A computed fold for a 542-nucleotide part of an RNA from a metagenome, annotated as small-subunit ribosomal RNA, 5' domain.

Context: one part of a larger RNA
RNA sequence: GAACGAACGCUGGCGGCGUGCCUAAGACAUGCAAGUCGAACGGUAAGACACCUUCGGGUGUACACGAGUGGCGCACGGGUGAGUAACGCGUGGGUAAUCUGCCCUCAGGUCGGGGACAACUUCGGGAAACUGGAGCUAAUACCGGAUGAGCCCACGAGGCCUUCGGGCUUCGCGGGAAAAGGUGGCCUCUCCUUGGAAGCUACCGCCAGGGGAUGAGCCCGCGUCCCAUUAGCUUGUUGGUGAGGUAACGGCUCACCAAGGCGACGAUGGGUAGCUGGUCUGAGAGGAUGAUCAGCCACACUGGAACUGAGACACGGUCCAGACUCCUACGGGAGGCAGCAGUCGGGAAUUUUGGGCAAUGGGCGCAAGCCUGACCCAGCAACGCCGCGUGAGGGAUGAAGGCCCUCGGGUCGUAAACCUCUGUCGGGAGGGAAGAACGUUCUCCGGAUCAAUACCCCGGGGGACUGACGGUACCUCCAAAGGAAGCACCGGCUAACUCCGUGCCAGCAGCCGCGGUAAGACGGAGGGUGCAAGCGUUGUUC
Numbered sequence: 001g002a003a004c005g006a007a008c009g010c011u012g013g014c015g016g017c018g019u020g021c022c023u024a025a026g027a028c029a030u031g032c033a034a035g036u037c038g039a040a041c042g043g044u045a046a047g048a049c050a051c052c053u054u055c056g057g058g059u060g061u062a063c064a065c066g067a068g069u070g071g072c073g074c075a076c077g078g079g080u081g082a083g084u085a086a087c088g089c090g091u092g093g094g095u096a097a098u099c100u101g102c103c104c105u106c107a108g109g110u111c112g113g114g115g116a117c118a119a120c121u122u123c124g125g126g127a128a129a130c131u132g133g134a135g136c137u138a139a140u141a142c143c144g145g146a147u148g149a150g151c152c153c154a155c156g157a158g159g160c161c162u163u164c165g166g167g168c169u170u171c172g173c174g175g176g177a178a179a180a181g182g183u184g185g186c187c188u189c190u191c192c193u194u195g196g197a198a199g200c201u202a203c204c205g206c207c208a209g210g211g212g213a214u215g216a217g218c219c220c221g222c223g224u225c226c227c228a229u230u231a232g233c234u235u236g237u238u239g240g241u242g243a244g245g246u247a248a249c250g251g252c253u254c255a256c257c258a259a260g261g262c263g264a265c266g267a268u269g270g271g272u273a274g275c276u277g278g279u280c281u282g283a284g285a286g287g288a289u290g291a292u293c294a295g296c297c298a299c300a301c302u303g304g305a306a307c308u309g310a311g312a313c314a315c316g317g318u319c320c321a322g323a324c325u326c327c328u329a330c331g332g333g334a335g336g337c338a339g340c341a342g343u344c345g346g347g348a349a350u351u352u353u354g355g356g357c358a359a360u361g362g363g364c365g366c367a368a369g370c371c372u373g374a375c376c377c378a379g380c381a382a383c384g385c386c387g388c389g390u391g392a393g394g395g396a397u398g399a400a401g402g403c404c405c406u407c408g409g410g411u412c413g414u415a416a417a418c419c420u421c422u423g424u425c426g427g428g429a430g431g432g433a434a435g436a437a438c439g440u441u442c443u444c445c446g447g448a449u450c451a452a453u454a455c456c457c458c459g460g461g462g463g464a465c466u467g468a469c470g471g472u473a474c475c476u477c478c479a480a481a482g483g484a485a486g487c488a489c490c491g492g493c494u495a496a497c498u499c500c501g502u503g504c505c506a507g508c509a510g511c512c513g514c515g516g517u518a519a520g521a522c523g524g525a526g527g528g529u530g531c532a533a534g535c536g537u538u539g540u541u542c
Base pairs, nucleotide, nucleotide: 001542002541003540004539006538007537008536009535010534013388014387015386016385017384018383019381020380021346026344027343028342030341031340032339035072036071037070040069041068043065044064048061049060050059051058052057079299080298081297088224089223090222091221092220093219094218095217098216099215103212104211105210106209108207109206110205111145113143114142120135121134122133123132124131125130151176152175153174155172156171157170158169159168160167161166181204182203183202184201185200186199190197191196192195225271226270227269232262233261234260237259238258239257240256241255242254243253244252274296275295276294277293278289279288280287281286301322302321303320304319305318324335325334326333327332352378354377355376356375360374361372362371363370364369391421392420393419394418401412402411403410404409425483427478428477429476430475431474435469439465440464441463442462443461444460445459446458447457486531487530488529489528490527491512492511493510497526498525499524500523501522507514508513
């Protein structure tokens, strides 16, 4: 000199954009943070509508839906940095050793049966959390059967490659494994015939498979802090055979066999630490660092475990143990903010128990839509960066006053007063956006599909609806210089000097050093210098 997630002191007008528990991975009151689908299902608690009514209520409907069965999601998004010196991360490869829900694409199928369990009814147990028995019932829930390939398994033959273990591929033969329906429209053909059923058709699904995309698992080379005042470490240890296990290779696990494996190119042990893109500094080399944003990893009160699932060994799931807190009828139960706010504590120190799903993104849904403390906004804080203002021009009897003085004067100083103006910001009044296009619905046109001029789908035109911020940004008008300057320093380094007070005292100080009676170094004043809504101090890094 530069920098900061800063803090402290004095001071403080406005705006934009950012940032804001670095300490106790300490403990947490309260609210919210993951649901959705009635176009899977049985249904109907509440509401709505219709009918009846003895005015208590009852019945029905679906444009509605509590609880329940079922599907998808809850493995994303959000937080934190405890642990980890490791294939954790970075980088480059491998997987002929693998998986992949939703999505895209290709080519097939969706036949025919069965038995339950919730909800509900009823009888109990319990203070509660919750729970037991009996009975009824539906499904895209569950279970057999049929059929089935280019899927899986085994065998045989051919070709190619080979690390000689095998792998890839083609053909043949044998065996095995599947499914679920829902909604809208139409009566062209069949049947009852107002209109429906079967059927047809459209859309959404379901089953098995090939390919893709995306995501993930695993393996390897290289790189990745300090201590040798840590020198030896290792028994599933190192390798083999066989088996088990996994989506998959492998001591991953097990039985047997062999006795190996690592290490001064630093094993093992100890300390410290999430890693990276980056960030800060520096001419660079390098050094320091890893807040915000982005990628990866790890963790979710502490330790352990599995279940479900395409995916977890799962922050707001389950089980066990522990510590802690709470409820209890003492028998037994409940909980986990390192999600967003907020509280206590710790600390030099870090914000509102705000608004909205309008936008972007995510989950579910055909959709309308619902949910979303992700996110978008607002609030607080000069915490940082940037911008603007606190007025402009004129004005010398150089006023008064302060300070200094050699008493002549000098200086604050065009500074003020005064005159003429301007109107940024702030204040008042009025106008007033962009961020909104999707989507839906009505209507018109065209296309595609179809038995069809229906429905559904696609494209286009027109109309209507949707903004938290917010009456915000911005614009116009009004009044009025009116409301808006401080802080540090002035011995040298280092830019800026005099007077008074003090008298090695009180004090200053980054280094050198000042102060013991004329102190440019202490304290005050006048003046000056430097920065400026900031200025200094402290801490840390280069």